This is a predicted structure of a 72-nucleotide RNA (transfer RNA) from Spermophilus dauricus. Its Rfam family is "tRNA". Gene Ontology term of the family: triplet codon-amino acid adaptor activity. Taxonomically the source falls in Spermophilus (Eukaryota, Dipnotetrapodomorpha, Tetrapoda, Amniota). The coordinates come from a structure-prediction model, not an experiment, and the mean pLDDT is 83.

This record gives sequence, C1' cells and structure tokens, in this order.
RNA sequence: GGGGCUGUAGCUCAGUGGUAGAGCACUUGUCUUACACACAUGAGGCCCUGGGUUUGAUCCUCAGCACCACUA
Repeated sequence: GGGGCUGUAGCUCAGUGGUAGAGCACUUGUCUUACACACAUGAGGCCCUGGGUUUGAUCCUCAGCACCACUA
C1' cells in the first nucleotide's frame, strides 16, 4: 500500500428499519453480630464521527477515524 473484520452501559457481549437488553461490576434495602452468599431494587448507553436514503436509521448506504488479524 491492498482487500477484509470489529466499533452498543465501567467490562464482556446480544439485538432488530419503529426512540436498546443480558451477565459481571456499582447503588439501596432484606438477611447476618459483621462480612460474604442469596433475594429484591435502582442508577448507568441519543449505539465511534459526519453525510445520504427513508414517514422513521443503532440497523441500509457513502466517506472518515480507531482497533484487529491477513496479504504485499
């Protein structure tokens, strides 16, 4: 340089054209002498950025950025 993969919550990952979920972590409560475990509860993400298509885009499309591996 080339053609690709990935980009969503603090972390690991789902998700589908109709304003997004799980596990772990965190908050609060119950339990306990206390901690842990367990149970319940709550907070936390306008989905990498900018255009385009669409009534409507996290999803489709174009460009860019970052990362990953492959190739020269």